Model confidence (mean pLDDT): 81 of 100. The RNA shown here (c-di-GMP-I riboswitch aptamer) has 86 nucleotides and comes from a Clostridiaceae bacterium. Of the family's consensus pairs, 95% are formed in the model. Taxonomically the source falls in Clostridiaceae (Bacteria, Bacillota, Clostridia, Eubacteriales).
[in-house]
């Protein structure tokens, strides 16, 4: 050092919800705020799993497909790394 493990102590992220702000929406940023996490750190590659402005098909409304749009705090891959312990 790698892999393993989380009993202290130190410091770190912050789920829901509330307000605000961007968006068609999933969302997402920001403030409160902790439900939790030892990679809850980056990366949308491969699976899952949200959304439909738009697009296509259908008739008028309407409905039913589709991601290029999301999510890494869903499983994997890849990438980096802090404390202590052994």
């Nucleotide at each position: 050092a790698c892999c393993g493990u989380a009993c202290a102590a130190a410091g770190g992220c912050a789920a829901a919800a509330c307000u605000g702000u961007a968006g068609a929406a999933a969302u997402g940023c920001a403030g409160u705020g902790a439900c939790g996490c030892a990679a809850a750190a980056c990366u949308a590659u491969g699976g899952a799993g949200c959304u439909u402005c738009g697009u296509u098909g259908u008739u008028a409304g309407u409905u039913a497909g589709c991601a290029a749009g999301c999510c890494c705090g869903c499983c994997a891959a890849g990438u980096u790394g802090c404390u202590a312990c052994a």